[in-house]
The RNA shown here (small-subunit ribosomal RNA) has 1507 nucleotides and comes from an uncultured prokaryote.
RNA sequence: AGAGUUUGAUCCUGGCUCAGAUUGAACGCUGGCGGCAUGCUUAACACAUGCAAGUCGAACGGCAGCACGAACUAGCUUGCUAGUUGGGUGGCGAGUGGCGAACGGGUGAGUAACGCGUAGGAAUAUGCCUUAGAGACUGGGACAACUUGGGGAAACUCAAGCUAAUACCGGAUAUUAUCUUUUGAUGAAAGCGCCUCUUCAUGAAAGCAUUCGUUGUUAGAUGAACCUGCGUCGGAUUAGCUAGUUGGUAAGGUAAUGGCCUACCAAGGCUGCGAUCGGUAGCUGGUCUGAGAGGAUGGCCAGCCACACUGGGACUGAGAUACGGCCCAGACUCCUACGGGAGGCAGCAGUGGGGAAUAUUGCGCAAUGGACGAAAGUCUGACGCAGCAAUACCGCGAGUGUGAAGAAGGCCUGAGGGUUGUAAAGCACUUUCAGUGGGGAGGAGGACUUGUAGGUUAAGAGCUAAUAAGUUGGACGUUACCCACAGAAGAAGCACCGGCUAACUCCGUGCCAGCAGCCGCGGUAAUACGGAGGGUGCAAGCGUUAAUCGGAAUUACUGGGCGUAAAGGGUGCGUAGGUGGUUUGUUAAGUUAUCUGUGAAAGCCCCGGGCUCAACCUUGGAAUAGCAUUUAGAACUGGCAGGCUAGAGUCUUGGUGAGGGGAGUGGAAUUUCUGGUGUAGCGGUGAAAUGCGUAGAUAUCAGAAGGAACAUCAGUGGCGAAGGCGACUCCCUGGCCAAAGACUGACGCUCAUGUGCGAAAGUGUGGGUAGCGAACAGGAUUAGAUACCCUGGUAGUCCACACCGUAAACGCUGUCUACUAGCUGUUUGUGGAUUUAAUUCCAGGUGUAGCGCAGCUAACGCGAUAAGUAGACUGCCUGGGGAGUACGGCCGCAAGGUUAAAACUCAAAUGAAUUGACGGGGGCCCGCACAAGCGGUGGAGCAUGUGGUUUAAUUCGAUGCAACGCGAAGAACCUUACCUACUCUUGACAUCCAGUGAACAUUGCAGAGAUGCAUUGGUGCCUUCGGGAACAUUGAGACAGGUGCUGCAUGGCUGUCGUCAGCUCGUGUCGUGAGAUGUUGGGUUAAGUCCCGCAACGAGCGCAACCCUUGUCCUUAGUUGCCAGCGCGUAAUGGCGGGGACUCUAAGGAGACUGCCGGUGACAAACCGGAGGAAGGUGGGGACGACGUCAAGUCAUCAUGGCCCUUAUGGGUAGGGCUACACACGUGCUACAAUGGGCAGUACAGAGGGUCGCAAAGCCGCGAGGUGGAGCAAAUCCCAAAAAACUUUUCGUAGUCCGGAUUGGAGUCUGCAACUCGACUCCAUGAAGUCGGAAUCGCUAGUAAUCGCGAAUCAGCAUGUCGCGGUGAAUACGUUCCCGGGCCUUGUACACACCGCCCGUCAUACCAUGGGAGUGGGUUGCACCAGAAGUAACUAGUUUAACCUUCGGGAGAACGGUUACCACGGUGUGGUUCAUGACUGGGGUAAAGUCGUAACAAGGUAGCCGU
Repeated sequence: AGAGUUUGAUCCUGGCUCAGAUUGAACGCUGGCGGCAUGCUUAACACAUGCAAGUCGAACGGCAGCACGAACUAGCUUGCUAGUUGGGUGGCGAGUGGCGAACGGGUGAGUAACGCGUAGGAAUAUGCCUUAGAGACUGGGACAACUUGGGGAAACUCAAGCUAAUACCGGAUAUUAUCUUUUGAUGAAAGCGCCUCUUCAUGAAAGCAUUCGUUGUUAGAUGAACCUGCGUCGGAUUAGCUAGUUGGUAAGGUAAUGGCCUACCAAGGCUGCGAUCGGUAGCUGGUCUGAGAGGAUGGCCAGCCACACUGGGACUGAGAUACGGCCCAGACUCCUACGGGAGGCAGCAGUGGGGAAUAUUGCGCAAUGGACGAAAGUCUGACGCAGCAAUACCGCGAGUGUGAAGAAGGCCUGAGGGUUGUAAAGCACUUUCAGUGGGGAGGAGGACUUGUAGGUUAAGAGCUAAUAAGUUGGACGUUACCCACAGAAGAAGCACCGGCUAACUCCGUGCCAGCAGCCGCGGUAAUACGGAGGGUGCAAGCGUUAAUCGGAAUUACUGGGCGUAAAGGGUGCGUAGGUGGUUUGUUAAGUUAUCUGUGAAAGCCCCGGGCUCAACCUUGGAAUAGCAUUUAGAACUGGCAGGCUAGAGUCUUGGUGAGGGGAGUGGAAUUUCUGGUGUAGCGGUGAAAUGCGUAGAUAUCAGAAGGAACAUCAGUGGCGAAGGCGACUCCCUGGCCAAAGACUGACGCUCAUGUGCGAAAGUGUGGGUAGCGAACAGGAUUAGAUACCCUGGUAGUCCACACCGUAAACGCUGUCUACUAGCUGUUUGUGGAUUUAAUUCCAGGUGUAGCGCAGCUAACGCGAUAAGUAGACUGCCUGGGGAGUACGGCCGCAAGGUUAAAACUCAAAUGAAUUGACGGGGGCCCGCACAAGCGGUGGAGCAUGUGGUUUAAUUCGAUGCAACGCGAAGAACCUUACCUACUCUUGACAUCCAGUGAACAUUGCAGAGAUGCAUUGGUGCCUUCGGGAACAUUGAGACAGGUGCUGCAUGGCUGUCGUCAGCUCGUGUCGUGAGAUGUUGGGUUAAGUCCCGCAACGAGCGCAACCCUUGUCCUUAGUUGCCAGCGCGUAAUGGCGGGGACUCUAAGGAGACUGCCGGUGACAAACCGGAGGAAGGUGGGGACGACGUCAAGUCAUCAUGGCCCUUAUGGGUAGGGCUACACACGUGCUACAAUGGGCAGUACAGAGGGUCGCAAAGCCGCGAGGUGGAGCAAAUCCCAAAAAACUUUUCGUAGUCCGGAUUGGAGUCUGCAACUCGACUCCAUGAAGUCGGAAUCGCUAGUAAUCGCGAAUCAGCAUGUCGCGGUGAAUACGUUCCCGGGCCUUGUACACACCGCCCGUCAUACCAUGGGAGUGGGUUGCACCAGAAGUAACUAGUUUAACCUUCGGGAGAACGGUUACCACGGUGUGGUUCAUGACUGGGGUAAAGUCGUAACAAGGUAGCCGU
């Protein structure tokens, strides 16, 4: 630091996802040790049990219990035991009193607040502590404990009596303090202890007090209370809130200010800089992350706050409105004798519950700290330690070296090997940690006792500090650490391995099981599932899940955007706000700098130090935004004051214009009405019909009426803020521009809320209505047609007034200002020059339009009218869908508008451009593509193939063109793969091993045969004599075998587009890129053929040519071919001698190249015409098939991976089937006749084949054929007769002398065998059919049509296939249309590419959500009732120790009562929120449902927006 994912590919936009770090974590698998931290995030749910706050006898009365003396009594061994007395001593239960209990510990419910943070402030009090003065005099009365009595189950309580104090109270004093009218008034106290003397004891006296305590005051410290500035979550679908409310005065209250409280007076206070309301939340130092800015968070530790079962309340006190105190109310739990009581773990452990989840009912006060005490000391679940947990972080270990036969085993394999792997074993060493034994710090500083010297003192009391000796204190702890011993011994797992992302193979599975963070894997060869081997990463852990930040510049302050991707408000005016020209002076709010204070500690960072290191601990330092104080500066911004004129505005003079409003006027046209002329149609459409018309339409003429709109001019012309504005005239009126001056003097710009305007449609009321025309009706179209088309037609369109407030309200571009190359057109002013004039030219404004540089942009494009460069202000956006929807609010008569979510769901949705493909888009061009012709198919019969059906089987494949006389160039058996039956199991076939035997052949029997049994003949070849080769048979296994599956695993071969003219590359250039260019353009061609032009220049595969054949000629050669001339011969024939002239044969050449001429064309390529020539513009034909497409065809030609079968899916045999037959289709043959059929006669080919063959002549048969066997391995012989044709003749338009199917009979041939199931012959029979509907095929010249001949296959079997020649046409104007193709261009939402994509209803399932009669909770406002405890005030009641008293009483107090405030509770009525609800609305999701086809191409009616 980035990466994956939208596309065929690209660049953007944009979301989703990943890699990192982190955690009080949890879960899964696994688990050696230590250090150091951490450990109920959920139910502030309920709690059994124990402990967590006591202490002081040096404050007090005392003595229940313990111990020790003492005295007495009893038993008695001079001493022991038991008892009694006495607080005598140590001490001490309970009690009085003091201090503490307000700290420490827990939790985060509440709280959006002066709660917290930070910086300040003034009107306060402050126990213990420190400091400084001053005191502590004198009296008094009680109450606990205790004793006695009573009540109660208990808790506890009542009455009477006794008593002490550092408990309580009075008086005196008052440096100072408080109050104050400045004169006065008021206000304190406490002692204990120690020593000496005395006493039996009690007691009394003097002394000490610099031990402790006490009173009042001063100053401080500490902690606390209060006030203020600033900061502190999100919601406006919460916009108004507030009556003690805001302020004043007075009294009260408080430690203190203050509406804190009360009375009166005033009517204020808060709020768009977000009041109020509702939701959520303890705040901070910090922590996590991040480069930072930020974002998230507030567990442990530390500071503050709040709370202590829930709510209310006060008391005590320095301090509480009090976690382990009190009172009351409520809920819950427990005890109860039913009368009444008790309780509060959010202290430490622990229990139940909840939960994914969080520990021991441990040890100790040794240390640190706290309370009390003079101290010893006591108490301390604070704390120190231990236990549990891999919960986090850090460290250590699990061995080291050597060791190749590269062992065995595993896995893979191309079978060779590779890998696991120096890994193991083996050999040689070591011993950390754990284990056993032994030793052994530090944490301990003190405290007390005794002695000694010093200080204080009258003192050797006491106190104090120092010193010596002694005594005593360790939970942890079997501590850390050290030494010794033994032995490699006790110690490795987890996740991952398709890409992101480091790491690959085999097997299993077969869209199943499963995986998955995203993309996505899995449908028989899965590096993605599961297992294994191997590998990678981390390691006592590893993964997963959850959560936060990051990446994310994806909320953009740093640091984003808005023409088309999401996003400019429809448009003006304008308030608050923001912002603002130039100059002078001043100020110092902002701003800049210095100083000072603060910014707790811990943490982070830095230099060091201590644990062996590290984590951890620690000394010191640095740093710290901010806030506040102070001083200085004055450039900039702001404030104040004064000027200026460049912004802005006003005045004057001109000018343009569909700018707005009102009134009036006009002509053309449509329609209607009246009248005339006139007659049968009009109208309408793709074609029609509905409609109108003989009651006279349409047409035409004249007249009239009425409404609406204003042709031409008219223009990327004008005006307006936008919507919008179009005949003419007048009236009223807004804006803009130009040119000159004069004036005001920043008056400006933008604008949340607000307010005006705002097309069409729509609404209300009243008019109006010619045309047009939703709805509606009818006619068509159609499968349907609630549409498009036609005929009608109501609202509406028009006017007036009033609403609505939206549009694709668009330049999809907010307003204002400044700056930044040019060119061209146009609107409208001005100035100048020029011309006799029309004019023409120049300059500089104002609008408007087209190009274009720089620049910008993802690209398209924008480009002085910016989307450039900058500034000011405003609106808006943050993935797609859900949804501009729901709910709520506001507006509206309604329709609806505006504001505006969430759940859920997807991994995309979108923009621009690119290449293709496609279009019922366009242009150009070609093709038997159409047209022009000729002949067919489709109808009949038959042949053949296919589908279907049938069957035991009808084997399999091919199946749009490009399957269907196709594989099959030939199914009676065989073929044969299918069926039935029988039969074999190392096999019919290959290789290897062992044994036997030659091989082979004969005969018989059984059987359908395969086969089996028996029988006979036969002993081979080579040899180095060992044996070997071939063959047969038997046996065992390795293996054979498979026309079994997969052509979607493949090779090879083939079809097709298509013999169409295309398909690409290198370098260069252009583009961010996919890509483009070249290959496009102008011509031309059969052709990307050639020429020209050109940011292209070249090249390759294709085209063409080279090859074969055919057409002409020449040369050579001359047998089996030929025969002109010369001979011979025959009835005749190249029959013979000869010949090479000719034909022919087969070798080689020549020839044709737009070469020549003319024209056209661009002086090109080329085209047209002509000459010559056998042939003329690729002469005809063939072979030859670019890059690629169709997962096209073939596993059944062959080959082949994988899978499957192995006494069978293999092998053999016999029979059957592939030949079936209601039917449908394809391809053919023969016909329907006279251009013909029949009979007779006569001609002329080419190319082939032949020894398992072709077969002549001759003879026989009506014939198929038989017989025969000359000749021929073939230019010699044979097949072999060519047929149409031609010449006679007959038939005369008929189911025929056409046609030949079908059937009967008789035969021939082939073959082991013609029944299923061959071909042919003869005789007889004589079906359909009289030229074929819709539709459809072939063919452009030696072609179509027609005629026969041959061959392959083949024993036999063509109407098929492949060849061959004979006869031999017609037509092509032309490219509008159909089909296919090529090039260019255009649109696209397509890219498995139109057989594409895709929309909506309905049906089914599931999910979330709105409405909903209501129902049930929470919370809250208002009104009222009620009123516990408590406090305050009042008080005709009851009671009353201290003080006063005139002795009567009073003051004061307590209890009781009343009132005020008030918690719980209750009633009524609202708000808000959550849950639920029959039914219901739409929405979303879901491989193969229904109906249509709305959109994307002109999507077949252009689409879209509003209504």
About this RNA: Its Rfam family is "Bacterial small subunit ribosomal RNA".